[in-house]
RNA sequence: GCGCCCGUGGCUCAGGGGAUAGAGCAUUCGACUUCUAAUCGAACGGUCACAGGUUCGAAUCCUGUCGGGCGCA
Numbered sequence: 001g002c003g004c005c006c007g008u009g010g011c012u013c014a015g016g017g018g019a020u021a022g023a024g025c026a027u028u029c030g031a032c033u034u035c036u037a038a039u040c041g042a043a044c045g046g047u048c049a050c051a052g053g054u055u056c057g058a059a060u061c062c063u064g065u066c067g068g069g070c071g072c073a
Base pairs, nucleotide, nucleotide: 001072002071003070004069005068006067007066010025011024012023013022018056027043028042029041030040031039049065050064051063052062053061
């Protein structure tokens, strides 16, 4: 330099044009317990890497940039 894949709560991931963006773990609070752990319930936390475009509508499609991984040279 070229090609492919990935980028979504603190972490691991789902979602592939119409939902109010979800789950598990973590954190906080409550229940239970003599206390703790385990278990159960709830809450908190995201402008979906960034910019532009397409569309009535974009996390999702297209282009560019940035970052990470793999391969070729």

Predicted 3D model of a 73-nucleotide RNA (transfer RNA) from Gloeobacter kilaueensis JS1.
It matches the Rfam family "tRNA". About the family: Transfer RNA (tRNA) molecules are approximately 80 nucleotides in length. It is annotated as a transfer RNA.
Its mean pLDDT, the model's own confidence on a scale to 100, is 82.
The source organism's lineage runs through Bacteria, Cyanobacteriota, Gloeobacterales, Gloeobacteraceae and Gloeobacter kilaueensis.
RNAcentral holds the sequence, with entries from ENA, GtRNAdb and Rfam.